[in-house]
Molecule: c-di-GMP-I riboswitch aptamer
Organism: Thermosinus thermophiluss DSM 23256
RNA sequence: CGUUGAUAAAGGCAAACCCGGUGAAAGCCGGGGACGCAAAGCUACGGGCCUAAAUUCGUGGUUAGAAUAUGGCAGCCGGGUUGCCAAG
Numbered sequence: 001c002g003u004u005g006a007u008a009a010a011g012g013c014a015a016a017c018c019c020g021g022u023g024a025a026a027g028c029c030g031g032g033g034a035c036g037c038a039a040a041g042c043u044a045c046g047g048g049c050c051u052a053a054a055u056u057c058g059u060g061g062u063u064a065g066a067a068u069a070u071g072g073c074a075g076c077c078g079g080g081u082u083g084c085c086a087a088g
Stems, first nucleotide, its partner, number of pairs: 003088001004086002012037002017032006035075001041081003045078003048073003055067003
């Protein structure tokens, strides 16, 4: 340095849920809280998934409904990138 990740050590992050905020929603932010995670650090490049305000269709007119990200999800998978420690 690379690979790998153990009954190692020091730590780290934080699911569900609750409270407050924000957003049309999905979701996100803060506090509490831990299901778990060797990248559960960052990144929306590829696949996939979620939502549908606006727009279009629908309708005698509305409504229901349908289509569709420019909105999201990195704790869905892959890619890119940075990183603690070290048994082997």